[in-house]
Molecule: transfer RNA
Organism: Bacillaceae bacterium
RNA sequence: GGACCCAUAGCUCAGCUGGUUAGAGCGCCAUCUUGACAUGGUGGAGGUCACAGGUUCGAAUCCUGUUGGGUCCA
Numbered sequence: 001g002g003a004c005c006c007a008u009a010g011c012u013c014a015g016c017u018g019g020u021u022a023g024a025g026c027g028c029c030a031u032c033u034u035g036a037c038a039u040g041g042u043g044g045a046g047g048u049c050a051c052a053g054g055u056u057c058g059a060a061u062c063c064u065g066u067u068g069g070g071u072c073c074a
Base pairs, nucleotide, nucleotide: 001073002072003071004070005069006068007067010026011025012024013023019057028044029043030042031041032040050066051065052064053063054062
């Protein structure tokens, strides 16, 4: 220098053919249960879908660029 892949909750990750309100597990908070702790039950908080632009009635999803990370070639 070139090619390809990835970026979604605090962490690890789903998200189908673009469709109305974006999810799971773990973690966190409150509460019930206990003499207390743990376990367990119930409820809740938590998101710039990396960033910018474009296409579309509608974008986490499609297109372009940028940034960061990874793999390979030279």